[in-house]
Predicted 3D model of RNase P RNA and transfer RNA as a complex of 448 nucleotides. It holds a member of the Rfam family "Bacterial RNase P class A". About the family: Ribonuclease P (RNase P) is a ubiquitous endoribonuclease, found in archaea, bacteria and eukarya as well as chloroplasts and mitochondria. Its mean pLDDT, the model's own confidence on a scale to 100, is 76.
């Protein structure tokens, strides 16, 4: 340079006109008028997780019930981020055969096509536990957790039989076959044939000891493996969860009849939720029959945004500076025209933030791999 | 704002892990009638709404999207 892989950022962009709007000055009784000066997003979106906020005990015990699952660390918290360990894996490169064509006297070179190996940066893991217990596996198969269906062997016992050998008792999971799966592979010894029966390597297990906070890796020596699969079946185990939700919630106005019937009650009712205890409350529920439903809060100054330093591998802190950046309340944020270009996508805040998911025309940038080619 | 529940043949429904997804009506062909209806007898039709994992094995078990209904304040 090429090509790949990933993480970030931006989301037309300039001036002109006419509009809607929050704050603010100024005029003006009042409506309004008229300066200044803010006015949508990476996802404002699915509402999938997690907080603050507010009100019920500063959310407390108990059973139930959910939700997470290698370790560490980060944060207000999280199912979310970093950073690591294990396992699986995808391509491009590269090697080395083979084939087809070109060059070429020949070694040989180039190029295409196709295998095999050997697999970069990257990807993906619901990655606690299956000798706590219960269960689940269809079809085939003998036998799906402990089995003899073909095979293989009569060494020992028993019977017949002069005998060779035949029955019986058995004995065996090496081979066949069946299956998604079949009682650790591989090789040797050993056996009557056989088997971890016994040995070497490899696997698994727990102990140990070394490095690591740890997961875990390494090494040693032992155990002969009598117990495989599925926990996104039940379940054990660990931890973490109270319930509502800005129509939470406050606060002033205005309106009215603390009416009437019924029914239940203090071992109750109501806040309080799936139940029980426990707290604070006294009535409660239902039906007639009337009244009232306007305004202000809450509301955006934040776990805020940039921009340096200092720590950290990072994610993220900490200090310091600098900045104000929608807040409606029937719901503003928009239309025309002109000029550039890369020809403009998915898309619209309603109490905030932190993730995830998902939708997206295209642009930049960093970084790592593997390739050439130069020094 | 919050919570719930579905999505299988054209239409309405079965099948809650086990192989080829059934049924009734629909629709097509035959019989049967002088035609047609009913009735008999054959037959098509299916990416289980999508894309993904778990598992030998998914309509079913989880996850994410998509569409449809409903319920509460």
């Nucleotide at each position: 340079g090429a090509a790949g892989u990933u993480c970030g950022c931006c989301a037309g962009g300039c001036a002109a006109c006419c509009g809607c709007u929050g704050a603010u000055c100024a005029c003006g009784a009042a409506a309004g008028u008229g300066g200044u000066u803010g006015g949508a997003g990476g996802a404002a979106a699915g509402u999938c997780c997690g907080g603050g906020c507010c009100c019920c005990a500063c959310a407390g015990g108990g059973c139930g019930g959910a939700a997470u699952g290698c370790c560490g660390g980060c944060u207000a918290a999280c199912g979310g981020c970093c950073g690591g360990g294990c396992g699986c894996u995808a391509u491009a490169a590269g090697u080395c055969g083979g084939g087809c064509g070109g060059c070429g006297c020949a070694a040989g070179c180039c190029g295409c096509c196709g295998g095999a190996c050997c697999c970069a940066a990257g990807g993906c893991g619901a990655c606690a536990g299956a000798c706590a217990g219960u269960g689940c596996a269809a079809c085939a198969g003998a036998a799906a957790g402990a089995u003899a269906c073909c095979g293989c062997c009569u060494a020992a016992g028993c019977u017949c039989g002069c005998a060779a050998g035949a029955g019986c008792c058995g004995g065996u999971a090496a081979g066949g076959g069946u299956g998604a799966a079949a009682u650790g592979g591989u090789g040797g010894g050993g056996u009557a044939a056989g088997a971890g029966c016994c040995c070497a390597c490899c696997g698994c297990g727990g102990a140990c000891g070394u490095g690591g906070u740890a997961a875990c890796a390494c090494g040693u020596a032992c155990g002969g493996c009598a117990u495989g699969g599925c926990a996104a079946a039940c379940c054990u185990c660990a931890u973490u969860c109270g319930g509502g939700g800005c129509a939470a919630g406050g606060c002033c106005a205005a309106a009215u009849a603390g009416g009437g019937g019924a029914g239940u009650a203090a071992u109750g009712g109501c806040g309080u939720g799936g139940c029980c205890c426990g707290c604070g409350u006294c009535g409660c529920u239902c039906c007639c029959g009337g009244g009232u439903a306007g305004g202000c809060u809450g509301c955006u100054a934040g776990a805020g945004g940039c921009c340096a330093u200092u720590g950290g591998c990072a994610a993220c802190a900490a200090u310091g500076g600098u900045c104000c950046c929608a807040g409606a309340g029937g719901a503003a944020u928009g239309g025309u025209u002109g000029c550039c270009c890369a020809c403009g996508a998915c898309a619209g805040a309603a109490c905030c933030c932190g993730g995830c998911u998902u939708a997206u025309c295209g642009g930049c940038g960093g970084a790592c791999u593997u390739c050439c080619c130069a020094c | 704002g919050c919570g719930c529940u579905c999505g299988u043949a054209g239409c309405u429904c079965a099948a809650u892990g086990g192989a080829u997804a059934g049924a009734g009506u629909a629709c097509u062909g035959g019989c049967c009638u002088c035609c047609g209806a009913a009735g008999c007898c054959a037959g098509g039709g299916g990416u289980u709404g999508u894309g993904g994992g778990u598992u030998c094995g998914a309509u079913c078990c989880c996850c994410g999207c998509c569409g449809a209904g409903c319920g509460c304040g």